[in-house]
């Protein structure tokens, strides 16, 4: 992230579970197991060489 969370002293690619999807297995479906996609970090502004991490400010 569609839910519900994580994110250490601000540092190099923001992850997991669930849940869509698509195979697999099944007479079938649900479970189960694969895998793939989804995030301008509630908006804007500031400060820094760098902000999901600090400040203002709206909601």
């Nucleotide at each position: 992230a569609g839910c519900u969370c994580a994110g250490g002293u601000g540092g190099u690619u923001a992850g997991a579970g669930c849940g869509u999807c698509g195979g697999a297995a099944u007479c079938a479906u649900a479970a189960u197991c694969c895998g793939c996609a989804g995030g301008u970090c509630g908006g804007g502004g500031g400060u820094u060489c760098a902000a999901g991490u600090c400040c203002c400010u709206c909601c």